Context: one part of a larger RNA
Molecule: small-subunit ribosomal RNA, central domain
Organism: metagenome
RNA sequence: UUAGGUUUAAAGGGUGCGUAGGCGGGAUAAUAAGUCAGUGGUGAAAUCCUACAGCUUAACUGUAGCACUGCCAUUGAUACUGUUAUUCUUGAGUUCAGUUGAGGUAGGCGGAAUGUGUAGUGUAGCGGUGAAAUGCAUAGAUAUUACACAGAACACCGAUUGCGUAGGCAGCCUACUAAGCUGCGACUGACGCUGAUGCACGAAAGCGUGGGGAGCGAACAGGAUUAGAUACCCUGGUAGUCCACGCUGUAAACGAUGCUCACUCGCUGUUGGCGAUACAUUGUCAGCGGCUGAGGGAAACCAUUAAGUGAGCCACCUGGGGAGUACGUUGGCAACAAUGAAACUC
Numbered sequence: 001u002u003a004g005g006u007u008u009a010a011a012g013g014g015u016g017c018g019u020a021g022g023c024g025g026g027a028u029a030a031u032a033a034g035u036c037a038g039u040g041g042u043g044a045a046a047u048c049c050u051a052c053a054g055c056u057u058a059a060c061u062g063u064a065g066c067a068c069u070g071c072c073a074u075u076g077a078u079a080c081u082g083u084u085a086u087u088c089u090u091g092a093g094u095u096c097a098g099u100u101g102a103g104g105u106a107g108g109c110g111g112a113a114u115g116u117g118u119a120g121u122g123u124a125g126c127g128g129u130g131a132a133a134u135g136c137a138u139a140g141a142u143a144u145u146a147c148a149c150a151g152a153a154c155a156c157c158g159a160u161u162g163c164g165u166a167g168g169c170a171g172c173c174u175a176c177u178a179a180g181c182u183g184c185g186a187c188u189g190a191c192g193c194u195g196a197u198g199c200a201c202g203a204a205a206g207c208g209u210g211g212g213g214a215g216c217g218a219a220c221a222g223g224a225u226u227a228g229a230u231a232c233c234c235u236g237g238u239a240g241u242c243c244a245c246g247c248u249g250u251a252a253a254c255g256a257u258g259c260u261c262a263c264u265c266g267c268u269g270u271u272g273g274c275g276a277u278a279c280a281u282u283g284u285c286a287g288c289g290g291c292u293g294a295g296g297g298a299a300a301c302c303a304u305u306a307a308g309u310g311a312g313c314c315a316c317c318u319g320g321g322g323a324g325u326a327c328g329u330u331g332g333c334a335a336c337a338a339u340g341a342a343a344c345u346c
Stems, first nucleotide, its partner, number of pairs: 004317003007300002012314001014201004021194003025088007033081002035077008049065006091191001092188003096183005103177007110154001114150008125136002162169002206247006215241002220236004258313006266291011295302002319346003328339004
């Protein structure tokens, strides 16, 4: 390279937007670049192939033919692709009318719990464990009552629920803002799909500056356990967790399943919308689940939310280890991240 693959065997980029590129709906006309056909020229010789001939044969050599799959010119064909022009509405989008939700950002408010402070009541223990001890407590703890303050998280509702591209999002209210879905079928008229490079977003931990610090809690200290115990258990406890701004750019970033479109039996539950109706029921669109058939699959299983049948584009894989390492380069304050081998070995 060809080919085969990518849920779990190696392999789907963390997610989106989007440049180049690739691919692209219906009709008519023109053109004739791709495409197809004819003709002419060229495609040196040798070589290859075929046939015959010459050296006793062969290698070798000679003669003839084919071939040289190509290129150029010219004359035609016009189904498909391209280009140009006109046009259409189903793809895509817009308007209008409804509607949905923990979608986002900012501000405000609330109650429970926890901790602390002050004051009251009250007295000897409290706390903790498998059992204890460290710890707290007569300088009055624990418990209980009142008041005050602080920070963080929002019980019940709550659900195979909902929203978001992913990460993710949950007390209540307000403001700003984004999106989806449905209905009508008014408008634009292919405006579409994918997307290398690029740009943006991106849990937790971590980093920088400044705040904050209740609870929890790496590190650390002590008490236990144990042969030991740099652990599991207990008492404390610093970073951190929280906020603002900036960086980092990674996760089992998972549905371990790229995106878009079309097609392919059914049953059942549920969310949002719109209907029909005889009020028994029932249709349809968009989601979220369970089960099952054809088909697929090595099987487990998937099965209209496909891992089925096809099309387009991108990413990635090619035995295990060495190794996501070394070196180089790029990014970063650093931690590190991205790119990413080989020797050797089985």